[in-house]
RNAcentral holds the full RNA, with entries from ENA and SILVA. A computed fold for a 505-nucleotide part of an RNA from an uncultured bacterium, annotated as small-subunit ribosomal RNA, 5' domain. Its Rfam family is "Bacterial small subunit ribosomal RNA". Its mean pLDDT, the model's own confidence on a scale to 100, is 83.
Context: one part of a larger RNA
RNA sequence: AAUGAACGUUGGUAGCGUGGAUUAGGCAUGCAAGUCGAGCGACAAGGUCUCUUCGGAGGCUGGAGGAGCGGCAAACGGGGUAGGACUCCAUCGGAACGUACCCUCUUGUCCGGGAUACCCGCGGGAAACUGCGGUUAAUACCGGAUAAUAACGGUCUUUGUGAUGAAGGCCGUUCAAAGGUCCGCCGCGGGAGGAGCGGCCGAUGUGAUAUCAGCUAGUUGGUAGGGUAAUGGCCUACCAAGGCUUAGACGUCUAGGGGACGUGAGAGCGUGAUCCCCACCACUGGGACUGAGAUACUGCCCAGACACCUACGGGUGGCUGCAGUCGAGAAUCUUCGGCAAUGGGCGCAAGCCUGACCGAGCGACGCUACGUGCGGGAUGAAGGCCCUUGGGUUGUAAACCGCUGUCAGAGGGGAUGAAAGCGCAAGCUUGACAGAGCCUCAGAGGAAGCGCGGGCUAAGUUCGUGCCAGCAGCCGCGGUAAUACGAACUGCGCAAACGUUAUUC
Numbered sequence: 001a002a003u004g005a006a007c008g009u010u011g012g013u014a015g016c017g018u019g020g021a022u023u024a025g026g027c028a029u030g031c032a033a034g035u036c037g038a039g040c041g042a043c044a045a046g047g048u049c050u051c052u053u054c055g056g057a058g059g060c061u062g063g064a065g066g067a068g069c070g071g072c073a074a075a076c077g078g079g080g081u082a083g084g085a086c087u088c089c090a091u092c093g094g095a096a097c098g099u100a101c102c103c104u105c106u107u108g109u110c111c112g113g114g115a116u117a118c119c120c121g122c123g124g125g126a127a128a129c130u131g132c133g134g135u136u137a138a139u140a141c142c143g144g145a146u147a148a149u150a151a152c153g154g155u156c157u158u159u160g161u162g163a164u165g166a167a168g169g170c171c172g173u174u175c176a177a178a179g180g181u182c183c184g185c186c187g188c189g190g191g192a193g194g195a196g197c198g199g200c201c202g203a204u205g206u207g208a209u210a211u212c213a214g215c216u217a218g219u220u221g222g223u224a225g226g227g228u229a230a231u232g233g234c235c236u237a238c239c240a241a242g243g244c245u246u247a248g249a250c251g252u253c254u255a256g257g258g259g260a261c262g263u264g265a266g267a268g269c270g271u272g273a274u275c276c277c278c279a280c281c282a283c284u285g286g287g288a289c290u291g292a293g294a295u296a297c298u299g300c301c302c303a304g305a306c307a308c309c310u311a312c313g314g315g316u317g318g319c320u321g322c323a324g325u326c327g328a329g330a331a332u333c334u335u336c337g338g339c340a341a342u343g344g345g346c347g348c349a350a351g352c353c354u355g356a357c358c359g360a361g362c363g364a365c366g367c368u369a370c371g372u373g374c375g376g377g378a379u380g381a382a383g384g385c386c387c388u389u390g391g392g393u394u395g396u397a398a399a400c401c402g403c404u405g406u407c408a409g410a411g412g413g414g415a416u417g418a419a420a421g422c423g424c425a426a427g428c429u430u431g432a433c434a435g436a437g438c439c440u441c442a443g444a445g446g447a448a449g450c451g452c453g454g455g456c457u458a459a460g461u462u463c464g465u466g467c468c469a470g471c472a473g474c475c476g477c478g479g480u481a482a483u484a485c486g487a488a489c490u491g492c493g494c495a496a497a498c499g500u501u502a503u504u505c
Base pairs, nucleotide, nucleotide: 001504002503003502005501006500007499008498009497012370013369014368015367016366017365018363019362025326026325027324029323030322031321034072035071036070039069040068046061047060048059049058050057051056079281080280081279089205090204091203092202093201094200097198098197099196102194103193104192105191106190107189108188109187110144111143112142113141119134120133121132122131123130124129150174151173152172153171154170155169156168157167158166159165179186180185207253208252209251214244215243216242219241220240221239222238223237224236225235226234256278257277258276259275260271261270262269263268283304284303285302286301287300306317307316308315309314334360336359337358338357342356343354344353345352346351373403374402375401376400383394384393385392386391407446409441410440411439412438416434417433420429421428422427449494450493451492452491453490454475455474456473460489461488462487463486464485470477471476
């Protein structure tokens, strides 16, 4: 000098930050991912027309609300640092790849079919849930057609290297689509390119330990094949016997990495909270499915531990999301408000959702700023303390006189954070929260402590105590005159803080 600090005493205000570092221990409750009716069918109220035995029935329309089919999103955003010493990460390069949504260009969107959920009927079960039969729709599913600059195979030409490369011609084979509409558009299929994003490879750098010296059998390389979006022992068969290592292999211990942060003149040393990038994890272990993308925090399956419900047959759950709770701990907050802004998902849009985010709350935890008044006021009051009893000091300090109005308080006012959206236009609508500058009111009123005074080190006297009680960072104080213990007065330092402890330089 510093800290995500804690503890003690004390504590006025505001702004900006910051706050579970320990048990990746267990979790009650609520919320944290939905959206689209302009993809689809059906249903209520209502409207309208027809019939009527006046009860109602049927047709058309309508479309709330709850679900269902379907699409997109849910792989983002948010949290944590367990594992991992290298397959991480950082920097610089590379070739054998993928890409939903977005942008540009090009071309197409033809003809058919069968189901199924919802629903209705009948069942099973305590529940979770589930079986059978019947009906129906689609941008759901399936078949056919057409198609190349696509894919695959064959062949030829040109060009060229580090290369299994690049460009082009011909032939054959294969593959597609979906409609909606408020008529403006919004979609769908094939192909080419782009942007951004992602997968992969190499080099260099990136802890401790030799009281770990040898390690290795898919091991190292090759051939062939499989697999993948793609290279590759990634996997398999066969062949060879290699590969790494004192420039530390292998083992063990520790650890997320970086941008950065702290300190320091720098070199360095230490750290990796908040914010940003990357990696990894999601009760523990394993697995795949769906998908452009996951081996998926609030998806699925299996096993396990734990917890809960049960009619004992069987089921359900996963806060390392935001709050909150218990536990452990020296120690770390509200079961708050809002989508107004920024951003995200869906939607033509209006809009809906969003514990991301924006705000408010709590904590002197940190930094910064402000205030606790200003001027005058001496026969130098009283009180306290000291005293050589003369006095000295506290001390212009107080009282008293005159002012001011920051902050806090009360009232008013409202800039700004609002850009946009809707509408032909005129115009209309949107602030959770905060609230500047300004005006008015009252009144010195509501606001100072903590540590220290032997030396280091700024600041001393008296009394008490008597190697006791105690102090102490180091040296050391205390055994009857203690500037070092305790108290008082007084002084010094810092100040809404001051000290102590811990840790780093």